A computed fold for a 104-nucleotide RNA from Viridibacillus soli, annotated as SAM riboswitch aptamer (S box leader). Rfam family: SAM riboswitch aptamer (S box leader). Its Rfam clan is "SAM clan". It was read from a public genome assembly, where an Rfam model found it. Taxonomically the source falls in Viridibacillus (Bacteria, Bacillati, Bacillota, Caryophanaceae). Of the family's consensus pairs, 97% are formed in the model. Its mean pLDDT, the model's own confidence on a scale to 100, is 78.
[in-house]
RNA sequence: UUCUUAUCAAGAGAGAUGGAGGGACUUGGCCCGUAGAUAUCUCAGCAACCACCCUAUAUGGGGCACGGUGCUAAUUCCAGUAGACGUAGUCUUGUAGAUAAGGA
Numbered sequence: 001u002u003c004u005u006a007u008c009a010a011g012a013g014a015g016a017u018g019g020a021g022g023g024a025c026u027u028g029g030c031c032c033g034u035a036g037a038u039a040u041c042u043c044a045g046c047a048a049c050c051a052c053c054c055u056a057u058a059u060g061g062g063g064c065a066c067g068g069u070g071c072u073a074a075u076u077c078c079a080g081u082a083g084a085c086g087u088a089g090u091c092u093u094g095u096a097g098a099u100a101a102g103g104a
Stems, first nucleotide, its partner, number of pairs: 001104008013043005021032003026080004044072003049068002052063004076096001082092004
């Protein structure tokens, strides 16, 4: 980099550095930001994918949080494609993306 599988309405912030845009890409919204955002680092926390432990309803259930990751504004911030109903709009789904595990 790519493929497969699973999940994505819950949860969890302080400090330091730094100084202008940022919220993945594109369009449109909406929002965050010099009362210092995004980012990086430290510490703290959340969750429980892997690991580990127990259990014979087992492709299951329960536990743990020392270890490998991940995450800590807003549903992946919302919409975009397709379908159903339809006044508004609502619901389902797909593409794309993120994360984990496994493979090439």